The RNA shown here (Guanidine-I riboswitch aptamer) has 121 nucleotides and comes from an uncultured Rhodospirillales bacterium. Model confidence (mean pLDDT): 79 of 100. The sequence was found by an Rfam model in a public genome assembly.
RNA sequence: UCAUAAUGCGCCUAGGGUUCCGGCCGCGUCGCGGCGGUGUCUGGUCCGAGAGGCGCGCUCCCGCCCAGUCGAUGCGUGCAUCGGCGGUGCGGAGCCACGGCGGGACAAAAGCCCGGGAGAC
Numbered sequence: 001u002c003a004u005a006a007u008g009c010g011c012c013u014a015g016g017g018u019u020c021c022g023g024c025c026g027c028g029u030c031g032c033g034g035c036g037g038u039g040u041c042u043g044g045u046c047c048g049a050g051a052g053g054c055g056c057g058c059u060c061c062c063g064c065c066c067a068g069u070c071g072a073u074g075c076g077u078g079c080a081u082c083g084g085c086g087g088u089g090c091g092g093a094g095c096c097a098c099g100g101c102g103g104g105a106c107a108a109a110a111g112c113c114c115g116g117g118a119g120a121c
Base pairs, nucleotide, nucleotide: 007057008056009055010054011053012052015047016046020044021043022041023038024037025036026035027034058094059093060092061091062089063088064087065086068085069084070083071082072081073080074079075078096116098119102114103113104112
């Protein structure tokens, strides 16, 4: 300097804003309906982590199964051995990870996406 890999989804949490609901304030009406403002309104709906949690997948390793299938070798010609596919197991492993500015989407914002980025070590 370059390449490969460091896994996907669901549920949740940290966190987030304000489309809807609600709250609060104002206007309006005989009353109800309604209109406007407010997230410096605890909330419900909603968004939501690479470096957060749980779960299920996925990948790799190990063991077992040769009942099935493919290939190779051997020979006693239909059997044996090995390997692959396939199946199976309350089996094992999936390490590490400091991180802007700025931009993007949805109503809007964010630890979301750009992004395991730029950069730093």
Rfam family: Guanidine-I riboswitch aptamer. Rfam describes the family as follows. This family represents a conserved RNA structure found upstream of the ykkC and yxkD genes in Bacillus subtilis and related genes in other bacteria. The function of this family is unclear although it has been suggested that it may function to switch on efflux pumps and detoxification systems in response to harmful environmental molecules.